Model confidence (mean pLDDT): 86 of 100. Predicted 3D model of a 361-nucleotide part of an RNA (large-subunit ribosomal RNA, domain IV) from an anaerobic digester metagenome. Rfam family: Bacterial large subunit ribosomal RNA. The full RNA is in RNAcentral, with records from SILVA.
[in-house]
Context: one part of a larger RNA
RNA sequence: UCUUCGUUAAGGAACUCGGCAAAUUAACCACGUAACUUCGGGAUAAGUGGGACCCGUGUUUGUGAAGUGUGCACACAUGGAGCGAAUGUGGGUCGCAGAGAAAUGGUCCAAGCGACUGUUUAUUAAAAACACAGGACUCUGCAAAGACAAAGAAGUCGAAGUAUAGGGUCUGACGUUUGCUCGGUGCUGGAAGGUUAAGGGAAGAUGUUAUUUUGCGAAAGCGAGAGAAGCAUUGAACCGAAGCCCCAGUUAACGGCGGCCGUAACUAUGACGGUCCUAAGGUAGCGAAGUUCCUUGUCGGGUAAGUUCCGACCUGCACGAAUAACGUAACGACUUGGACACUGUCUCAACGGAGAGCUCG
Numbered sequence: 001u002c003u004u005c006g007u008u009a010a011g012g013a014a015c016u017c018g019g020c021a022a023a024u025u026a027a028c029c030a031c032g033u034a035a036c037u038u039c040g041g042g043a044u045a046a047g048u049g050g051g052a053c054c055c056g057u058g059u060u061u062g063u064g065a066a067g068u069g070u071g072c073a074c075a076c077a078u079g080g081a082g083c084g085a086a087u088g089u090g091g092g093u094c095g096c097a098g099a100g101a102a103a104u105g106g107u108c109c110a111a112g113c114g115a116c117u118g119u120u121u122a123u124u125a126a127a128a129a130c131a132c133a134g135g136a137c138u139c140u141g142c143a144a145a146g147a148c149a150a151a152g153a154a155g156u157c158g159a160a161g162u163a164u165a166g167g168g169u170c171u172g173a174c175g176u177u178u179g180c181u182c183g184g185u186g187c188u189g190g191a192a193g194g195u196u197a198a199g200g201g202a203a204g205a206u207g208u209u210a211u212u213u214u215g216c217g218a219a220a221g222c223g224a225g226a227g228a229a230g231c232a233u234u235g236a237a238c239c240g241a242a243g244c245c246c247c248a249g250u251u252a253a254c255g256g257c258g259g260c261c262g263u264a265a266c267u268a269u270g271a272c273g274g275u276c277c278u279a280a281g282g283u284a285g286c287g288a289a290g291u292u293c294c295u296u297g298u299c300g301g302g303u304a305a306g307u308u309c310c311g312a313c314c315u316g317c318a319c320g321a322a323u324a325a326c327g328u329a330a331c332g333a334c335u336u337g338g339a340c341a342c343u344g345u346c347u348c349a350a351c352g353g354a355g356a357g358c359u360c361g
Stems, first nucleotide, its partner, number of pairs: 001356008010347002014345001019342001028050004036041001038173001052093012067078004094098001106340007113332002118130002134171007146157003174327004179257003184254002186250005193245003199239002204234005211226006258276005285319001286316001297313005
């Protein structure tokens, strides 16, 4: 010096990102217990007090002796001693200390998020993430939808269930609510018209050449042109489903939810008016928010002093209604701010125990 443990004057968070760590509290009994609340809770709220041992004594209670009465007797009735238990009360004794050790909640106020118990990154994240009961939409009529799967023969789950069922998606207790928009994308329905595959269809086109015309040549032959049938290569019109175009519906489907100018008898503001654009222009509620850049916004509270916190304001860069909005008792090894108690966290260190390190062997 390190690890680990114990104690500490005065102060008591001045430490620090932050009371991290440590300390405080603690079991039992009695009294007492607020806001709020879904009336269950909150609650061990908070807060206050008690305790050992000895001697009396009261009450309640367990057991129930002697005695007494009845009876022939077994026995029954009465009786209440002694011993024991619980608890109260009076007095006394000892110690610094009586739950004498160990074990054994610190508490409160306010806010955010998530309702809750639960689940999770085995080995840096336990959370506000996931799940959840509840809500909604949608698919599915049973050989169900959906899913697994086979050697293209099978088979299995769903389900020995049947729309109060099963699958998928979103939201996430509860309370109050969930506005406008179907133009785009998706889904559902429609079928008149447009487009349209394979396939059907076959007008024709091309190749080949039996034959034929012709050039050259004495001939053999060598070239050029036309060209039936057959075969081959192609092939227009026309017919032709779904889909798409098209027409509707649908947002707790994916999504979206404006700008400029003027205006009231000081000023300011703008209930009001005009205009452009849009499918429609953000409603209720909330709002510098876990969302606010400017920003430590401004005002108020708390502090001697507060970029954090709480309450307001609204100028919402860039909240907003099941990618839910706003509240909310209870709950949380969650996050933030404050207070009391408590303390070596600190002012500022000191001493001690155990183990290591170091030196020597």